[in-house]
Background:
The prediction has a mean pLDDT of 84. Predicted 3D model of a 93-nucleotide RNA (THF (Tetrahydrofolate) riboswitch aptamer) from Sporanaerobacter sp. PP17-6a. Of the family's consensus pairs, 94% are formed in the model.

RNA sequence: AACAGAGUAGGUAAAAAGCGUAAAGUGUUAAGGGAUGGGAAGUUGCCUUUAAACGAAAGACUAUGUCUGCGGUUUUUUACUGCGUCCGCUGUU
Numbered sequence: 001a002a003c004a005g006a007g008u009a010g011g012u013a014a015a016a017a018g019c020g021u022a023a024a025g026u027g028u029u030a031a032g033g034g035a036u037g038g039g040a041a042g043u044u045g046c047c048u049u050u051a052a053a054c055g056a057a058a059g060a061c062u063a064u065g066u067c068u069g070c071g072g073u074u075u076u077u078u079a080c081u082g083c084g085u086c087c088g089c090u091g092u093u
Base pairs, nucleotide, nucleotide: 001093002092003091004090005089010081011080012079013078014077015076016075017074018073019071020070021069028052029051030050031049032048033047034046038087039086040085042083058068059067060066061065
């Protein structure tokens, strides 16, 4: 020098345990902030705050509790997938 590889935030599926169902959460839009392969910066990806709009599946029973559902619901684990730039790491030639 050439070639190849590892590695992120996340995403999908399943399982378990929860939350709500007297409506939070999820999702949408706008603005602000933050984190993000090993390092640097970085967004059309991610998280968070505020505001606005929209919006739901409840039912049963042995009854003041229990169970079954429902929510484009939360967390963890497993499997698969997974940085565009520059530098670095590993291996081969």